[in-house]
Context: one part of a larger RNA
RNA sequence: GUCUGCGAGUUACUGUCAGUGGCAAGCCUAAGGUCUUCUGGACCGGAGGCGAAGCGAAAGCGAGUCCGAAUAGGGCGUUAAGUCGCUGGUAGUAGACCCGAAGCGGAGGUGAUCUACCCAUGACCAGGAUGAAGCGCGGGUAACACUGCGUGGAGGUCCGAACCGAUGUACAUUGAAAAGUGCCCGGAUGAGUUAUGGGUAGGAGCGAAAGACUAAUCAAACCCCGUGAUAGCUGGUUCUCCCCGAAAUAGCUUGAGGGCUAGCCUGGUGUGCUGACCUGCGGAGGUAGAGCACUGGAUGAACUAGGGUCCAUACCCGGAUACCGAAUUCAAUCAAACUCCGAAUGCCGCAGGGUGUAACACUGGAGUCAGUCGGCGAGGGAUAAGCUUCGUCGGCGAGAGGCAAACAUGCCAGACUGGCAGCUAAGGUGCCUAAAUGACGCGUAGUGGAAAGGAUGUGGAGAUACACAGACAAUGAGGAUGUUGGCUUAGAGGCAGCCACCAUUUAAACAGUGCGUAAUAGCUGACUCAUCGAGUGUUUCCGCGCCGAAAAUGAUUGGCGAUUAGCGUCAUACCGAAGCUCCAGAGUGUAGAAGGAUUCGUCUUUCUACAUUGGUAGGGGAGCAUUGUCGCAGCGCAGAAGCAUUGGCGUAAGCCGGUGUGGAGUUGCGACAAGAGAGAAUGCAGAC
Numbered sequence: 001g002u003c004u005g006c007g008a009g010u011u012a013c014u015g016u017c018a019g020u021g022g023c024a025a026g027c028c029u030a031a032g033g034u035c036u037u038c039u040g041g042a043c044c045g046g047a048g049g050c051g052a053a054g055c056g057a058a059a060g061c062g063a064g065u066c067c068g069a070a071u072a073g074g075g076c077g078u079u080a081a082g083u084c085g086c087u088g089g090u091a092g093u094a095g096a097c098c099c100g101a102a103g104c105g106g107a108g109g110u111g112a113u114c115u116a117c118c119c120a121u122g123a124c125c126a127g128g129a130u131g132a133a134g135c136g137c138g139g140g141u142a143a144c145a146c147u148g149c150g151u152g153g154a155g156g157u158c159c160g161a162a163c164c165g166a167u168g169u170a171c172a173u174u175g176a177a178a179a180g181u182g183c184c185c186g187g188a189u190g191a192g193u194u195a196u197g198g199g200u201a202g203g204a205g206c207g208a209a210a211g212a213c214u215a216a217u218c219a220a221a222c223c224c225c226g227u228g229a230u231a232g233c234u235g236g237u238u239c240u241c242c243c244c245g246a247a248a249u250a251g252c253u254u255g256a257g258g259g260c261u262a263g264c265c266u267g268g269u270g271u272g273c274u275g276a277c278c279u280g281c282g283g284a285g286g287u288a289g290a291g292c293a294c295u296g297g298a299u300g301a302a303c304u305a306g307g308g309u310c311c312a313u314a315c316c317c318g319g320a321u322a323c324c325g326a327a328u329u330c331a332a333u334c335a336a337a338c339u340c341c342g343a344a345u346g347c348c349g350c351a352g353g354g355u356g357u358a359a360c361a362c363u364g365g366a367g368u369c370a371g372u373c374g375g376c377g378a379g380g381g382a383u384a385a386g387c388u389u390c391g392u393c394g395g396c397g398a399g400a401g402g403c404a405a406a407c408a409u410g411c412c413a414g415a416c417u418g419g420c421a422g423c424u425a426a427g428g429u430g431c432c433u434a435a436a437u438g439a440c441g442c443g444u445a446g447u448g449g450a451a452a453g454g455a456u457g458u459g460g461a462g463a464u465a466c467a468c469a470g471a472c473a474a475u476g477a478g479g480a481u482g483u484u485g486g487c488u489u490a491g492a493g494g495c496a497g498c499c500a501c502c503a504u505u506u507a508a509a510c511a512g513u514g515c516g517u518a519a520u521a522g523c524u525g526a527c528u529c530a531u532c533g534a535g536u537g538u539u540u541c542c543g544c545g546c547c548g549a550a551a552a553u554g555a556u557u558g559g560c561g562a563u564u565a566g567c568g569u570c571a572u573a574c575c576g577a578a579g580c581u582c583c584a585g586a587g588u589g590u591a592g593a594a595g596g597a598u599u600c601g602u603c604u605u606u607c608u609a610c611a612u613u614g615g616u617a618g619g620g621g622a623g624c625a626u627u628g629u630c631g632c633a634g635c636g637c638a639g640a641a642g643c644a645u646u647g648g649c650g651u652a653a654g655c656c657g658g659u660g661u662g663g664a665g666u667u668g669c670g671a672c673a674a675g676a677g678a679g680a681a682u683g684c685a686g687a688c
Stems, first nucleotide, its partner, number of pairs: 001688006011094013026050003032044005054061002064076004097236002100233001104226003108223003116200009125190001127159003130155001134151006163187003168183004202218001204214002239623006249262005263368002265365007273356001277353007289341001290339002295335003299331004306324002308321004371396010401412003416585004421581003427575003430560003436572007453547002457544010474531005480504003485499003510525001514523002586613012624677001626674010642661008
């Protein structure tokens, strides 16, 4: 892991509600007892309980009573029947749906055969090295001291096996081993190692101290008990079909992943048109927008108090100013916390329509309190986020189908079942891939299939200037004189710089646009004429293109590919979904008809019509199967159950049959009672 078996809302009591039944202003017995056909039943038993009257703290009064001075008012009552069984829902108390802690407590117990320390009695440490004290002899001293050589054999001395340890590393890491092996390494006469026996124990021991060790367990051992501790947490919770169908919000919470009440769902009962929505009428309002009348902000101008600077001044007066400048005025503006104004929607009320899987009231049962995406309106953020917080609508959640290549949330559209029938939506119609043609334009970039920004790309619509009295471009010619203007300068001759920028001849020609020279020179431009002969220049808006465009394995409109099979406009077809239609069938609800039953409340069967049947949490309804009990009726050695295989039936759980096997029990109907349904719980046990 698989298979088989086991495995989770139970039981008691007490409330409460519903269903059903008995009796009813009453209802019921409990313990106990008697009888009996004795796991049972019948009868007795009214002790007691609930109800029939309430109000008040109470005295008390009483269909009333309390507060009160009140014969105001108001609160709670009166005007609706209970009670006892049975069944079901639900709550409380109990382990209370099941499994699961870490833990806490016990003057309960077991452990020092591991290990820590201690006690007693023993054992063990190859070999080698060093050579303390003391002693001897010699030297030496007044004597000591001191010294040399021997002897001697000290030491938590040295090297190094056994032994004890464990520094580094490799291997091992489902190991040979729940801590080892190899190599290397530390101690190795000591605070050494070791054997045997004994001692100390759980808030206790023992500890050269690491919270170490106390039997592979230690910041409090192990076993048992309290104990089914508690778990606002995680996981799991077993057959079927039918109807409805949420929430992820508000308030409060030692509250934030929990709860309570409300909101939203569901069942029942009642009310009976009240509902959503639509129309009309009447309201409140200060948003969008707008505005500047208030409050403030910000810009320019005018004017001006005041100030700066300069001049003048003994002082007092003054003067100038291309400086700053409150207030005021004008112009043009900005605002969530500005408003002289002011919508659309929405909201409230009234009236009319509105019979809806509407509304409202009471009552039983819930679940929900982590939401999320998209559009619109806002706050926070950076007018960032698949960001965050609100409002509002839609979806997903709990929604399948079609489209978006793929894609909970976008677009279309809400799946009862079947059909080798039809029409459409979004979106599409070269091939992959179901379905397309025509017309008019645009694009040349594979743009389509990346932005700001940039540009004689190109198409369209304007504006404006010049132009047959000849424009724009090109070409030919001219482009001069006073004059080298004056100044400056070494020089300054159109062209370093400063000042001026006149006049003359002219068709025109600058006291010179640029290049150039040391300065001249030279080239060129402005300007003019000629040649030529029809448009040329500037600018605004719109459509489509261009550049902008650099990344690491091979690229991408989904691919191929396409000049349309790209983009825009128009037209007509077609494809396309679980949408709509058609045919057949099923469930549910409502209405109608007919039949049956009836305690006259209603229940039920069949048919018809209309509507409806996505669904998580969850509410409600109806069933199937399993085990046993009772009653009735059956089957079975001429073959029961079970098992295997096979045929049929039913909307499902399931049911019925054939054949084989098997070898003794078992089935149907009605009712009752449950140890009543497994695939999941790192479930439990067994098998493989």
RNAcentral holds the full RNA, with entries from SILVA. Predicted 3D model of a 688-nucleotide part of an RNA (large-subunit ribosomal RNA, domain II) from a metagenome. Rfam family: Bacterial large subunit ribosomal RNA.